[in-house]
RNA sequence: GACAAGAGCAAACCCGGCGAAAGCCGGCGACGCAAAGCUACGGAUCCUCGCUUCCUCCGCGACGCCCCUCGCGACGCCACGAAGGACCCUAAGACCGCCGAGCUGCCGAA
Numbered sequence: 001g002a003c004a005a006g007a008g009c010a011a012a013c014c015c016g017g018c019g020a021a022a023g024c025c026g027g028c029g030a031c032g033c034a035a036a037g038c039u040a041c042g043g044a045u046c047c048u049c050g051c052u053u054c055c056u057c058c059g060c061g062a063c064g065c066c067c068c069u070c071g072c073g074a075c076g077c078c079a080c081g082a083a084g085g086a087c088c089c090u091a092a093g094a095c096c097g098c099c100g101a102g103c104u105g106c107c108g109a110a
Base pairs, nucleotide, nucleotide: 008033009032014027015026016025017024018023031097037103038102039101041100042099043098045094046093048091050089053086054085055084056083057081058073059072060071061070062069
């Protein structure tokens, strides 16, 4: 699976706790769910760290001063940031109520 019966789970919000975060646990509460039961195995997504490139800002060097320009800033260089942001990639983590896969399972007419 049927406009069957009886059960079951519980999104968001809010409250308490855990975690750096994603998120998780408990309470409350029902948006939904026929596997919304279990397993992070494949993909997607999310978080954090690292890395690449780019942008911004700051400082420095070329240059005694200002502007412009070029260059430099965790390296062994002439050059004084472990700055902020975005993207790619990677690693650890999260998520099975995103999709797939595997395992298990209640009731039941035609």